[in-house]
Context: one part of a larger RNA
RNA sequence: UGACGGGGGCCCGCACAAGCAGAGGAGCAUGUGGUUUAAUUCGAUGAUACGCGAGGAACCUUACCUGGGCUUGAACGUAUUUUGACCGGUGCCGAAAGGUACUUUCUCUUCGGAGCAAUUUACGAGGUGCUGCAUGGUUGUCGUCAACUCGUGCCGUGAGGUGUCGGCUUAAGUGCCUUAACGAGCGCAACCCCUAUUCUUAGUUGCCAGCGAGUAAUGUCGGGGACUCUAAGGAAACUGCCUACGCAAGUAGUGAGGAAGGUGGGGAUGACGUCAAAUCAGCACGGCCCUUACGUCCAGGGCUACACACGUGCUACAAUGGCCAUUACAGAGGGUCGCUACCUGGUGACAGGAUGCUAAUCUCAAAAAAUGGUCUCAGUUCGGAUUGAAGUCUGCAACUCGACUUCAUGAAGCUGGAUUUGCUAGUAAUCGCGCAUCAGCAAUGGCGCGGUGAAUACGUUCCCGGGCCUUGUACA
Numbered sequence: 001u002g003a004c005g006g007g008g009g010c011c012c013g014c015a016c017a018a019g020c021a022g023a024g025g026a027g028c029a030u031g032u033g034g035u036u037u038a039a040u041u042c043g044a045u046g047a048u049a050c051g052c053g054a055g056g057a058a059c060c061u062u063a064c065c066u067g068g069g070c071u072u073g074a075a076c077g078u079a080u081u082u083u084g085a086c087c088g089g090u091g092c093c094g095a096a097a098g099g100u101a102c103u104u105u106c107u108c109u110u111c112g113g114a115g116c117a118a119u120u121u122a123c124g125a126g127g128u129g130c131u132g133c134a135u136g137g138u139u140g141u142c143g144u145c146a147a148c149u150c151g152u153g154c155c156g157u158g159a160g161g162u163g164u165c166g167g168c169u170u171a172a173g174u175g176c177c178u179u180a181a182c183g184a185g186c187g188c189a190a191c192c193c194c195u196a197u198u199c200u201u202a203g204u205u206g207c208c209a210g211c212g213a214g215u216a217a218u219g220u221c222g223g224g225g226a227c228u229c230u231a232a233g234g235a236a237a238c239u240g241c242c243u244a245c246g247c248a249a250g251u252a253g254u255g256a257g258g259a260a261g262g263u264g265g266g267g268a269u270g271a272c273g274u275c276a277a278a279u280c281a282g283c284a285c286g287g288c289c290c291u292u293a294c295g296u297c298c299a300g301g302g303c304u305a306c307a308c309a310c311g312u313g314c315u316a317c318a319a320u321g322g323c324c325a326u327u328a329c330a331g332a333g334g335g336u337c338g339c340u341a342c343c344u345g346g347u348g349a350c351a352g353g354a355u356g357c358u359a360a361u362c363u364c365a366a367a368a369a370a371u372g373g374u375c376u377c378a379g380u381u382c383g384g385a386u387u388g389a390a391g392u393c394u395g396c397a398a399c400u401c402g403a404c405u406u407c408a409u410g411a412a413g414c415u416g417g418a419u420u421u422g423c424u425a426g427u428a429a430u431c432g433c434g435c436a437u438c439a440g441c442a443a444u445g446g447c448g449c450g451g452u453g454a455a456u457a458c459g460u461u462c463c464c465g466g467g468c469c470u471u472g473u474a475c476a
Stems, first nucleotide, its partner, number of pairs: 001476002003473003007470007015460002019423005026315008034306002042053002064301007077123003082118003088103006106115003126290002129288003135284002137279003140275001142273001148185005153162003166177003192267004197235007207224002211222003238261001241255001242253004317416001321375005333364003338357002342353004382413001387408007429452007
């Protein structure tokens, strides 16, 4: 100087407390361990691994296993040898890759050659092989915590200290006062984006108040720019005003005004560093290793196994509910290898026609929770696993191993031990909708969107984590 203490003081955080909803019990989905296997490819492992890399494992992917092929090779360059075609098509062998037979028989030219294709040789290709403890880049975490440092000066023999401490204050090393310190930097804050109010401009594909026309009905048509909205530019919030307290900074107020009040709400933004943290399998790269194989092509299998253990979720155990019927209100997205109105067939998944849309125009699209009736507390009209049968769709192909539909079947489960998680407001809870990946889909995952919409916070004694000061230490 740090680190540590079941030392002290001060402070903060859904850390506790106060509440709400869960997990831990059941079934299933998914990931992991273990076991099994020819292979169950590899990585990630307290917090900071375990719906993680993977934002799509039937083939492919694919790295693994078995079997069958190739060896300048699946890509490319240079030089070089030889040939004149090659490619393609057809037949045979084969599971395919591949092998083989037949067919087909090049262009330009200054006649030297050049191009193109195949071929030989060489330099070399290739490696998801090892090392993340050789590395770059990127990332997690402490933590959006308020810290981490420097120049000059001063103090100390020196390591170092001071500044950065003290008092008050703040979300904040935010600021004020004091002061051997005076200044500065990276962080904080602000500048950026979305959102809440309003103004101006603009008016189509959006809108329709007033005027006119028309329909069974609909901004449908003429027209209009008022309103909504769209999208560009402004305005607006600063403790600015008032009161109280305070030296000041600032704090408090069912104060005013205001759409919004004290960082208005959300996002992006992550200091110096820590964990030899993660990644050589995104990519790059040093070293080592393989080179008729640890490279490469193909078929099939595997990554989907299953006495078990754990994590994360979904669905439930019902009446704030199930079923049936009727009917209202979103936002944000996607669409031409696509989304499909409408019509017909089918109980249905869907199929056959057909129309519009490269989209504020057409379409996905029905929002669902809401409302009325019924059931009357049961393992039930709860719950839907599992299984049987028949189908639909995608795709070369659904046996291993897809999703969906219909009929039948109808398991466990009656609110879950110790323990444990999330959340402070348009939040939790609950209800649907969309997108990426994608032929299809194992999506209950991930990322977004809106609808309905709470309870509680006395407080900081305690648990956990963190910050500052101080103290002890046989630790570094």
A computed fold for a 476-nucleotide part of an RNA from a metagenome, annotated as small-subunit ribosomal RNA, 3' major domain.